[in-house]
RNA sequence: GCCGAAGUAGCUCAGGGGUAGAGCAAUCCCAUGGUAAGGGAUAGGUCGGAGGUUCAAAUCCUCUCUUCGGCU
Repeated sequence: GCCGAAGUAGCUCAGGGGUAGAGCAAUCCCAUGGUAAGGGAUAGGUCGGAGGUUCAAAUCCUCUCUUCGGCU
């Protein structure tokens, strides 16, 4: 230099045009004589960044950044 993959909650990951979610973690509650396990609720996101297409973009297109893999 070229090709490909990934980037979404604190962590691990879904979701591939129409209200952003799950598990774990956090906070509160229930329950117990108490603890663990268990149940319920709450909070937490400018979806890596910019631009474009669209009535509408996390999702499609372009550029770019970071990480990983392959080729040279």

A computed fold for a 72-nucleotide RNA from a Minisyncoccia bacterium, annotated as transfer RNA. NCBI's taxonomy places the organism under Bacteria, Bacillati, Minisyncoccota, Minisyncoccia. Its Rfam family is "tRNA". By type it is a transfer RNA. Its mean pLDDT, the model's own confidence on a scale to 100, is 82.